[in-house]
RNA sequence: AACGGCCGUUCGGGAGAGAGCACAUUUGCCACCGAAGGGGCAAGCAGAAAAUCUCUGUGAAACUCUCAGGUAAAAGGACCGGGCUGCUGGG
Repeated sequence: AACGGCCGUUCGGGAGAGAGCACAUUUGCCACCGAAGGGGCAAGCAGAAAAUCUCUGUGAAACUCUCAGGUAAAAGGACCGGGCUGCUGGG
């Protein structure tokens, strides 16, 4: 160097659910969605102790919750693919 990983950035693809009602001035109410973000948990691992059962900690998601966000278009959008700077592993 090839190649790999991470943050950022850029291009492309990218789901779901009321263009609801009220009357307000972006609010309130009802119904719904899950793929920004956020919360929760299994096995396992570790520890404790009254010792074969219990407790504590850690512990993943596209699962789950629906706080946030969203339910015409636009915007956003997890994730996937391509380009690029930087850092890093490699050698």